Overview: This is a predicted structure of a 62-nucleotide RNA (Fluoride riboswitch aptamer (crcB RNA motif)) from Trebonia sp.
[in-house]
RNA sequence: AUCGGGACAGGUGAUGAAGCCCACCUCAACCGCCACCCUCGGCUGAUGGCUUCUGCCGGAUC
Numbered sequence: 001a002u003c004g005g006g007a008c009a010g011g012u013g014a015u016g017a018a019g020c021c022c023a024c025c026u027c028a029a030c031c032g033c034c035a036c037c038c039u040c041g042g043c044u045g046a047u048g049g050c051u052u053c054u055g056c057c058g059g060a061u062c
Stems, first nucleotide, its partner, number of pairs: 009026005016053006032043003
């Protein structure tokens, strides 16, 4: 110096925030789906999961 493993810490899980749990990553994890030769078009969801808040969409009542 390189490689492998472990610990601590940190980061990530398709658009915001908090708590808890889970998973993954060590420069990687991660960066939604369908259709289409290109052009072009369509669909679901603010969660990885649960609860709450905010935003958005739909309905009802006052």
The sequence was found by an Rfam model in a public genome assembly.